[in-house]
Context: one part of a larger RNA
RNA sequence: UGACGGGGGCCCGCACAAGCGGUGGAGCAUGUGGUUUAAUUCGAUGAUACGCGAGGAACCUUACCAAGGCUUAAAUGCAUAAUGACCGGGAUGGAAACAUCCCUUUCUUCGGACAGAAUGCAAGGUGCUGCAUGGCUGUCGUCAGCUCGUGCCGUGAGGUGUUAGGUUAAGUCCUGCAACGAGCGCAACCCCUAUCAUUAGUUGCUACCAGGUUAAGCUGAGGACUCUAAUGAGACUGCCAACGCAAGUUGAGAGGAAGGUGGGGACGACGUCAAGUCAUCACGGCCCUUACGUCUUGGGCUACACACGUGCUACAAUGGUCGGUACAGAGGGCAGCUACCACGCGAGUGGAUGCGAAUCUUAAAAACCGAUCUCAGUUCGGAUUGGAGUCUGCAACUCGACUCUAUGAAGCUGGAAUCGCUAGUAAUCGCAAAUCAGCCAUGUUGCGGUGAAUACGUUCCCGGGCCUUGUACA
Numbered sequence: 001u002g003a004c005g006g007g008g009g010c011c012c013g014c015a016c017a018a019g020c021g022g023u024g025g026a027g028c029a030u031g032u033g034g035u036u037u038a039a040u041u042c043g044a045u046g047a048u049a050c051g052c053g054a055g056g057a058a059c060c061u062u063a064c065c066a067a068g069g070c071u072u073a074a075a076u077g078c079a080u081a082a083u084g085a086c087c088g089g090g091a092u093g094g095a096a097a098c099a100u101c102c103c104u105u106u107c108u109u110c111g112g113a114c115a116g117a118a119u120g121c122a123a124g125g126u127g128c129u130g131c132a133u134g135g136c137u138g139u140c141g142u143c144a145g146c147u148c149g150u151g152c153c154g155u156g157a158g159g160u161g162u163u164a165g166g167u168u169a170a171g172u173c174c175u176g177c178a179a180c181g182a183g184c185g186c187a188a189c190c191c192c193u194a195u196c197a198u199u200a201g202u203u204g205c206u207a208c209c210a211g212g213u214u215a216a217g218c219u220g221a222g223g224a225c226u227c228u229a230a231u232g233a234g235a236c237u238g239c240c241a242a243c244g245c246a247a248g249u250u251g252a253g254a255g256g257a258a259g260g261u262g263g264g265g266a267c268g269a270c271g272u273c274a275a276g277u278c279a280u281c282a283c284g285g286c287c288c289u290u291a292c293g294u295c296u297u298g299g300g301c302u303a304c305a306c307a308c309g310u311g312c313u314a315c316a317a318u319g320g321u322c323g324g325u326a327c328a329g330a331g332g333g334c335a336g337c338u339a340c341c342a343c344g345c346g347a348g349u350g351g352a353u354g355c356g357a358a359u360c361u362u363a364a365a366a367a368c369c370g371a372u373c374u375c376a377g378u379u380c381g382g383a384u385u386g387g388a389g390u391c392u393g394c395a396a397c398u399c400g401a402c403u404c405u406a407u408g409a410a411g412c413u414g415g416a417a418u419c420g421c422u423a424g425u426a427a428u429c430g431c432a433a434a435u436c437a438g439c440c441a442u443g444u445u446g447c448g449g450u451g452a453a454u455a456c457g458u459u460c461c462c463g464g465g466c467c468u469u470g471u472a473c474a
Base pairs, nucleotide, nucleotide: 001474002473003471004470005469007468008467009466010465011464012463013462015458016457019421020420021419022418023417026313027312028311029310030309031308032307033306034304035303042053043052064299065298066297067296068295069294070293076122077121078120079119080118083115084114088103089102090101091100092099093098106113107112124288125287127286128285129284133282134281135277136276137275138273140271145184146183147182148181149180150179151160152159153158164175165174166173190265191264192263193262195233196232197231198230199229200228201227205222206221209220210219211218236259239253240251241250242249243248315414319373320372321371322370323369324368331362332361333360336355337354340351341350342349343348380411385406386405387404388403389402390401391400427450428449429448430447431446432445433444
């Protein structure tokens, strides 16, 4: 100087407390361990692995296994150079890859062009090492810290500044001081959102006027309103009161759409964990080269006594079922989204039309209004299994999703323990997108609808910051 303490002081955080909802019990989905296997490819492993890499494993992907092939090879370039092919079509063997055979077959200004067998040189490797590395990332932590120059103090390591008294979300600011300044962080500058104004009105909107309909901005028209999307305004403790030297704090104060960081995002200091990644990519070294490269078919990654994590669905009446009636936002769409019509109980099918989309389309659910069920393993719950189908796709056996019908398991609120959340949040309800032929999506990332309870407080648990103290630790 640090680190540590079941030392002390001060302070903070959904850290505890106060509340609300879960997990742990059931069934299923998914990931992991283990076991099994020819193979169940590889990586990630306390917090910081386990719906993670994977934002799509039937083939492909695919790296694994079995079997069958190839050896300058899948690609490209250069050189040498036989040649007129290559491509295309067909036949045989075969699981295919591939092997064998047949047919067809260049241009030319004669310089060559084009093609490509063969040979040579350059390949290839998801093989090893993340403890050789770059880049990227997690974490402490959006915590308030980490340092430097000069000066001063100390023999020196080092200290001071950065401590102290206040204050803040903040090393934020103020006052003081052998310190005076500065840098990286904090904050602000950026984006979205909440209010208003100006400009602009089509595909959006419809108050006034007119037409028109069963109805409808449907039409003429209009720019008021909503909205769209550009530019501005606006919030700064600016004003008032109290306290204070000041910074600032308090106020159900005024004004204001918004008040003290308005809400949210992006943004992550010096560093820590030889943290993670050689399988995104790049790269040093090592290793393989008729194979650890490469092609193909089939299988596997989907196995199953079991254990754990993360979820979904429930156990019901604040509910289930049936009928009727409303209201979003953000996205997507041409090998696409599809109105509408017909058929089918349905998944869908056959027509047909609009739209490369503020124009057309995808397209809501909870809610509300009625009816019914009356506390039961039930009109709860839907696992499992039989049968019949639809769709995608060469192909749904291993191993797809969906529909109809039949079946109708466990489950009556879950031990010890444990997680999330402070407001448009939790809870609850649906919608969309990426990936994608299809989909094992209950996942992920977004979007809106409905919309709470509680916080006395900081004694305690956990994590962190500053000061101080002890130490046989570095």